[in-house]
RNA sequence: UAGAGUUUGAUCCUGGCUCAGAACGAACGCUGGCGGCAGGCUUAACACAUGCAAGUCGAACGCAUCCUUCGGGGUGAGUGGCAGACGGGUGAGUAACGCGUGGGAAUCUACCCAUCCCUACGGGAUAGCUCCGGGAAAGUGGAGAUAAUACCGGUAUACGUCCUCCGUUAGAAAGAUUUAUCGGUGAUGGAUGAGCCCUCGUUGGAUUAGCUAGUUGGUGGGGUAAUGGCCUACCAAGGCUACGAUCCAUAUCUGGUGUAAGAGGAUGAUGAGCCACAUUGGUACUGAGACACGUCCCACACUCCUACGGGAGGCAGCAGUGGGGAAUAUUGGACAAUGGGCGCAAGCCUGAUCCAGCCAUGCCGCGUGAGUGAUGAAGGCCCUAGGGUUGUAAAGCUCUUUCAGUGGGGACGAUAAUGACGGUACCCACAGAAGAAGCCCCGGCUAACUUCGUGCCAGCAGCCGCGGUAAUACGAAGGGGGCUAGCGUUGUUCGGAAUUACUGGGCGUAAAGCGCACGUAGGCGGACAUUUAAGUCAGGGGUGAAAUCCCGGGGCUCAACCCCGGAACUGCCUCUGAUACUGGGUGUCUUGAGUGUGGUAGAGGUGAGUGGAAUUGCGAGUGUAGAGGUGAAAUUCGUAGAUAUUCGCAGGAACACCAGUGGCGAAGGCGGCUCACUGGACCACAACUGACGCUGAGGUGCGAAAGCGUGGGGAGCAAACAGGAUUAGAUACCCUGGUAGUCCUCGCCGUAAACGAUGGAAGCUAGCUGUUGGAGGAUUUCCUCCUUUGGUGGCUGCAGUUAACGCAUUAAGCUUCCCGCCUGGGGAGUACGGUCGCAAGGUUGAAACUCAAAGGAAUUGACGGGGGCCCGCACAAGCGGUGGAGCAUGUGGUUUAAUUCGAAGCAACGCGCAGAACCUUACCAGGUCUUGACAUGCCUCGACGGUAUCCGGAGACGGAUCGUUCCCCUUCGGGGGACAGAGUGACAGGUGGUGCAUGGUUGUCGUCAGCUCGUGUCGUGAGAUGUUGGGUUAAGUCCCGCAACGAGCGCAACCCUUGCUCUUAGUUGCCAGCAUUCAGUUGGGCACUCUAGGGUGACUGCCGGUGAUAAGCCGGAGGAAGGUGGGGAUGACGUCAAGUCCUCAUGGCCCUUAUGGGCUGGGCUACACACGUGCUACAAUGGUGGUACAGUGGGCAGCCAACCGCGAGGUGAGCUAAUCCCAUAAAACCAUCUCAGUUCGGAUUGUAGUCUGCAACUCGGGUGCAUGAAGCUGGAAUCGCUAGUAAUCGUGGAUCAGCAUGCCGCGGUGAAUACGUUCCCGGGCCUUGUACACACCGCCCGUCACACCAUGGGAGUUUGUAUCACCCGAAGUCGGUGGGCUAACCUAGCAAUAGGAGGCAGCCAACCACGGUAGGGUCAGCGACUGGGGUGAAGUCGUAACAAGGUAGCCGUAGGGGAACCUGCGGCUGGAUCACCUCCUUU
Repeated sequence: UAGAGUUUGAUCCUGGCUCAGAACGAACGCUGGCGGCAGGCUUAACACAUGCAAGUCGAACGCAUCCUUCGGGGUGAGUGGCAGACGGGUGAGUAACGCGUGGGAAUCUACCCAUCCCUACGGGAUAGCUCCGGGAAAGUGGAGAUAAUACCGGUAUACGUCCUCCGUUAGAAAGAUUUAUCGGUGAUGGAUGAGCCCUCGUUGGAUUAGCUAGUUGGUGGGGUAAUGGCCUACCAAGGCUACGAUCCAUAUCUGGUGUAAGAGGAUGAUGAGCCACAUUGGUACUGAGACACGUCCCACACUCCUACGGGAGGCAGCAGUGGGGAAUAUUGGACAAUGGGCGCAAGCCUGAUCCAGCCAUGCCGCGUGAGUGAUGAAGGCCCUAGGGUUGUAAAGCUCUUUCAGUGGGGACGAUAAUGACGGUACCCACAGAAGAAGCCCCGGCUAACUUCGUGCCAGCAGCCGCGGUAAUACGAAGGGGGCUAGCGUUGUUCGGAAUUACUGGGCGUAAAGCGCACGUAGGCGGACAUUUAAGUCAGGGGUGAAAUCCCGGGGCUCAACCCCGGAACUGCCUCUGAUACUGGGUGUCUUGAGUGUGGUAGAGGUGAGUGGAAUUGCGAGUGUAGAGGUGAAAUUCGUAGAUAUUCGCAGGAACACCAGUGGCGAAGGCGGCUCACUGGACCACAACUGACGCUGAGGUGCGAAAGCGUGGGGAGCAAACAGGAUUAGAUACCCUGGUAGUCCUCGCCGUAAACGAUGGAAGCUAGCUGUUGGAGGAUUUCCUCCUUUGGUGGCUGCAGUUAACGCAUUAAGCUUCCCGCCUGGGGAGUACGGUCGCAAGGUUGAAACUCAAAGGAAUUGACGGGGGCCCGCACAAGCGGUGGAGCAUGUGGUUUAAUUCGAAGCAACGCGCAGAACCUUACCAGGUCUUGACAUGCCUCGACGGUAUCCGGAGACGGAUCGUUCCCCUUCGGGGGACAGAGUGACAGGUGGUGCAUGGUUGUCGUCAGCUCGUGUCGUGAGAUGUUGGGUUAAGUCCCGCAACGAGCGCAACCCUUGCUCUUAGUUGCCAGCAUUCAGUUGGGCACUCUAGGGUGACUGCCGGUGAUAAGCCGGAGGAAGGUGGGGAUGACGUCAAGUCCUCAUGGCCCUUAUGGGCUGGGCUACACACGUGCUACAAUGGUGGUACAGUGGGCAGCCAACCGCGAGGUGAGCUAAUCCCAUAAAACCAUCUCAGUUCGGAUUGUAGUCUGCAACUCGGGUGCAUGAAGCUGGAAUCGCUAGUAAUCGUGGAUCAGCAUGCCGCGGUGAAUACGUUCCCGGGCCUUGUACACACCGCCCGUCACACCAUGGGAGUUUGUAUCACCCGAAGUCGGUGGGCUAACCUAGCAAUAGGAGGCAGCCAACCACGGUAGGGUCAGCGACUGGGGUGAAGUCGUAACAAGGUAGCCGUAGGGGAACCUGCGGCUGGAUCACCUCCUUU
């Protein structure tokens, strides 16, 4: 020392991305009251107009000039002195002794301080000035005169100093002014400053590995203040480098600053220290100090002036301008203070500095009011319409005056004078709430929610993500949250990030162990003794600048800020001490390691030889028509004799059985037998050496298969290739052939899933049991057992560990040492460069760009052309159908003004529709109404209503006429209510849209046996257990076992019906016995049938067998019924965004003289066609005729007896029903027909008549007569059914005026078959794999096409940069020369002058900047064309991968192919399933 979001259906882990924090020389957007303190070109070291930024001294000197009180004072240009090397700016260069740090010796130091002397005598010039020139200017030439603290290489002296051959030699000075100072020379010491050398530290890149000739060292010389290759001559051949030289890129460094718990990481603005630079490059002069920002000279570039001849300039000083840029201020005041220069001083100068101005750029402080105030005002917003909220907020009332404003006073900074700031800070008075609030956010992270608008649009977004009509995520509003003169955004840094891990990570499967060994450097290293003191520890000294940070005080009203003191600065150097450990030295030891002696096992390696089996070929024999091959075939071989079979020969390759989670080897790998040579291991002994060891960057060697080169060889197999199949295609899988290759030799390659996906070495830490190689012991004939040692396995697995899986003495446990490697996915093991290779390629190895994941293990599901078990009319076994015909009906399609709408695999299609001529009706055409056909309210009026009639019209509707006249209360004024008409505006209305906004309801999996919960236990967790297992069942039904024990919804049962029986009750039912009739018709009776109430009965209860003594199963008895007796109702958790807004209800949306209402007619009934469901048939198991036997139901707008009619039908008793009616049941039985398109079949059509109904044309149902179509048992395919079932036969009902082949019921007759669960379909349980979770209708790969983006190659082209060689050689310095010129000194001379010493110009030579020529190197820009890569809601082709993914997949390599890919060779399991073998565990 804080975490959070995001990979998944969920979980744990790994791992990236993102957020919350702090900071800033910041910028941008919106907004803006005051003050204090700070800060302010991060970009173009780009170019600069203008002004200022360094002068001063008359107490060094002369001259000119002005004033004068004549004492003197001032000014100007010069000579001269000091200062312009400080102060100020900037960070270009520099990876360096540049900086930091601590040391060192071979040095200098103006001004300053202290000390010791000295300060004597001379000389020659020169500027200014005057005169004369030339020049546009800048400036300059000549002549003449002159001074000094200017100059003298003139003389003298030397305390001390220097040189030295120790004799001695050499070398100084300056005066001014007036009584006291300022100076000057030589020297010594100090202080200050500076120069030089050294230790250590100081960015990235190895896709920069070798660099270096003054280079490294020496000697002599030169040079410097001083050491030194600093320079030069000669000599030697060195020096640096893997602890990173050289090269490239980047960069001033530091104290510090931001951040951080710290360690670190980032950074180097302001203030402080050092360095470097001053337009660019070079050079020097002067000086104590410079190679000099406001100095000189030269060269290039640029700018300016010019009379064109020539000149001038350098803001990275302060202001300021242009430019660049997202972006950074005034051409201000003053020397009052602090400091600097000069001067004796007064003083002058000072863009250093002190102040002011601008800017919310930052930090800090203050304010924008305070109290009271509920009709909780108005307005806004929301609303369930009640209210809530804004909100004590406002208004109102009572107060206050900080800041700002106005007026007055007025500092410190200055100890005498002097104040830019400044009438500033501060104090006092006055007026008035008066002048002063915004910004961002409100889905989660993350504090804060509603309405409207929008409708994958507009937009938002830091990450996840939001928006497709109910958006807390967009925009607006109301409300809320946060911060506040600011608030957000963007950028950058650290943090969180243990996400580079020193503190503090990892590498079996997530990214990550080199394929293996040997070994160099390096790192690490056994026991004992002794020594040393490098590491280490302790103490002392020096340093670690100041400032900053921290602590304690103090000053501005507080704070920021400032001042004082302390601590700290974790570092470096040095002295002293300690000696356990590490290191160094020495000595000894034997356990590590090695040697020796004696044994042992082995597919260890290399070479040579040799053997048999098999394949193939050839020759010969026998023999005849096929062989071969496959899922099935074909290509192929064969009558020219194959295959088969026998014998012989040839050749190459590989070694069956033994053979084994057996052996050997470092790994790759190694397998017939024999011989030769040879490596390693193990065991025993304890003789020898005495730490000789471990690891191992680079390096070296070995290294499967494929591949390459050379020469051989070639039987089989077999990439490529060819053919045949398969297929939609088949560049494949399958088949027939077949070449490289596979084999040998010598050489190369150097990679594999080179795997135990596990680097090497050493030590320690429970066991059990195989196997293999030794040794010892016991019993010992053997077998066997025990101990020990090396290898190789298995197991529950102990401890431990792990994310889990798992590992577990052969560790993935606990420790030590060394090496290698990893840091999100993709791009990519790619590009470029290097290196290796004959090539193929190997090795090393990026970036741009892009995504928010990619991944590991485990969980629950789902799925599998995975496995096991089980069930179902699922198959099979049967019976009957559909599909063919005609018709009915529904649907699609088409048509139409409309053919209303819905339903769409199973689970739409005789479905909604239990019944469309009008109505229904929702559709179409026409013509109509607008508060409406219907509801509520208000106002007015008075009835309302009814029966009719007439006219117009298709009708709705419109007009006219007739008759009758409500209720209750009452104070009689009126009030209330119902109903109808007119009016009004709210509203009504909608079969309009959304079933993907919903309720309700229904279908389906499925009447399948499942679906869950509580507690407990296990697991980090999702979850598991229970619910799995062994049996059993129709069943999660029951039993047993079991870390589970219980429970719930389902199953079953309870319910209805049916089957037996008992009882109660007998009318309309029944009739045995008695009477009676045509007739249970009537009397009588209720026994029977029957009806409908209540009971009984069936439970594996009993017996036997079986099973485990259970549950149960099998058989039997009894029973009407036997194992759920038959049938029904009953539908768990859930799935399908399944169906329905057109039954109903309902939220949004839409229409409102119409998408509403009413009416007439039409349509839903169409018809080249396709499909579903049915009916009738094709006939003799039949047609026709005759004649028996049921049950359920229904009936008054009804069922209808009886009679009439050929019939449909007509007339018309009875019955509100166990009473009357519908109502003859039909198949059956008996006759007849005799195999034909028929006495089958009845479609279609004509005609006549009937019923319902306002109405039968579109468009109804019957009937009579006539007509008499297709059809002779139905292709592929497909449906139903397991017993009173299928099949077949009739019959009733709902709907309904009428209309059924449909639907729902009823009974009659009444079968066949089920071996069985291999297969098809569906389902359940367990298990397994998974890259699926929208769950296989899943996921997903590559080419091609299109758009966009970044990038590699690229003929070339354009810049930059460093460098080699050569040429040129400005200025300057050093050297040489110096015939021209020449004041000081010397000699000669009276002098003039001459000569000499010395100097200068000039010339020569060396070095050298810029420039030029040529070469190769390197960075970058552009580039026709071209390569791959990435991204992109719905493009094309296939389907490679995930399940055994339908040919298991993957790795390496080679060939081939539109593409995923395919094939060969070798390897791996990170392959499912089945079988076998071996081993282990358990009672």